[in-house]
RNA sequence: GCGAGUAUAGUUUAACCAAAACGUUAGAUUGUGAUUCUAAAAACAAGGGUUAAAGUCCCUUUACUCACC
Numbered sequence: 001g002c003g004a005g006u007a008u009a010g011u012u013u014a015a016c017c018a019a020a021a022c023g024u025u026a027g028a029u030u031g032u033g034a035u036u037c038u039a040a041a042a043a044c045a046a047g048g049g050u051u052a053a054a055g056u057c058c059c060u061u062u063a064c065u066c067a068c069c
Base pairs, nucleotide, nucleotide: 001068003066004065005064006063007062010022011021012020013019024040025039026038027037028036045061046060047059048058049057
């Protein structure tokens, strides 16, 4: 340089509805902590386009991975 792929809560994975596990915070339980229970917060890489409607389809950019040279 050329081509292909990936990007979703703090992390790892789903998705027809934006969900789950672990984690975080608060409360209960406990003499304290751990465990357990309850609740809460927390995300669609960025920008455009298509569509009545986009996490999903198309284009560009960014980051990462793979292969060729």
The RNA shown here (transfer RNA) has 69 nucleotides and comes from Chagunius chagunio. The coordinates come from a structure-prediction model, not an experiment, and the mean pLDDT is 80. It matches the Rfam family "tRNA". The RNAcentral record of the sequence draws on ENA. Lineage of the source: Eukaryota > Metazoa > Vertebrata > Otophysi > Chagunius.